[in-house]
RNA sequence: GUCCCCAUCGUCUAGUCAGGCCCAGGACAACAGACUUUCGAUCUGUCGACCGGGGUUCGAAUCCCCGUGGGGACG
Numbered sequence: 001g002u003c004c005c006c007a008u009c010g011u012c013u014a015g016u017c018a019g020g021c022c023c024a025g026g027a028c029a030a031c032a033g034a035c036u037u038u039c040g041a042u043c044u045g046u047c048g049a050c051c052g053g054g055g056u057u058c059g060a061a062u063c064c065c066c067g068u069g070g071g072g073a074c075g
Base pairs, nucleotide, nucleotide: 001074002073003072004071005070006069007068010028011027012026013025020058030046031045032044033043034042051067052066053065054064055063
């Protein structure tokens, strides 16, 4: 330099192929409550995310373009 892949709650991850399906779902963590003599475990609830910008569209996490960061292949 060319090409390919990836980026979603605090962490991990589903959803992207093929746009629409309650409020983007789940596990763990955190917080609150119940239970318990207390802790733990268990149960219930809460919190919290689509890397940034632009475009297409009635509608974008999903499609397109540019950028940022990470990984890889070739030279």